[in-house]
């Protein structure tokens, strides 16, 4: 850099001690316990296997809230909708 996906799903466990949710603005979780880390568990992009259906679960990746909302453009009187852009995650 291309491209596919992004409203499902993931613990009442340990261990640790204050953060975290990309950034910026919200908003919001957090000592009744945040981040890591262990275990557990979801999921099927790669993958093995199959004539398909489909199955398993090695390689990544996930488990508060729609990618938590929002910025930027289109429609709409508004509620909202759709598209972008910016991000994440795979594969290449």
């Nucleotide at each position: 850099c291309u491209u596919a996906u992004c409203g499902a799903g993931a613990g009442c466990g340990g261990u640790g001690g204050a953060g975290g949710g990309a950034a910026c603005g919200g908003c919001c979780c957090g000592a009744u316990g945040a981040a890591g880390c262990c275990c557990g568990g979801c999921a099927a992009c790669c993958u093995g296997c199959g004539g398909c259906a489909g199955c398993a679960a090695g390689g990544u990746g996930c488990c508060a809230a729609a990618u938590c909302c929002g910025g930027c453009g289109g429609u709409g009187a508004g509620a909202a909708u759709c598209g972008a852009a910016a991000g994440a995650u795979g594969a290449g």